């Protein structure tokens, strides 16, 4: 330098172009227990990597950029 692939709460992750972006985990509160753990209930937390385009409407499609991984040179 070229090709492929990925980027979504602190972490991991789901998500036919259309209702409030899903779940787990972590964190906080309550219940349970003599107590702790496990378990149950509730809550907080997201610029969906950035810019532009297509569209009535974009996390999703297109172009460019940035970053990670793999391969080639």
């Nucleotide at each position: 330098g070229g090709g492929c692939u990925c980027g979504u709460g602190g972490u991991c992750u789901a998500g036919c172009g259309g209702u409030u972006a899903u779940g787990a985990u972590a964190c906080c509160g309550c219940c349970c227990u003599u107590a702790c753990a496990a378990g149950g209930c509730g809550g907080u937390g997201g610029u969906c990597c950035c810019c532009a385009g297509u569209u009535c409407g974009a996390u999703c499609c297109u172009g460019g950029g940035c970053g990670g991984g793999c391969c080639c040179a």
Molecule: transfer RNA
Organism: Candidatus Nanoarchaeia archaeon